[in-house]
RNA sequence: GGAAUAAUGAUCUAGUGGUUAUGAUUUUUAACUUUUAAUUAAAAAACAGUGGUUCAAUUCCACUUUAUUCUA
Numbered sequence: 001g002g003a004a005u006a007a008u009g010a011u012c013u014a015g016u017g018g019u020u021a022u023g024a025u026u027u028u029u030a031a032c033u034u035u036u037a038a039u040u041a042a043a044a045a046a047c048a049g050u051g052g053u054u055c056a057a058u059u060c061c062a063c064u065u066u067a068u069u070c071u072a
Base pairs, nucleotide, nucleotide: 001071002070003069004068005067006066007065010025011024012023018055026044027043028042029041030040031039048064049063050062051061052060
């Protein structure tokens, strides 16, 4: 230099076009308990960035950024 793959809460992860983005961990609050832990309930928190296609984009397309791998 060329090519491929990936990017979703603080962390890990599901979601191949259809309208409140899934689950777990975490954090906070409440219940329970003499207290802690455990358990139960509720809440907080995310689509890498820019543009395009479409009635509608996490999803399809292009470019950029970052990471990994292959190749010269």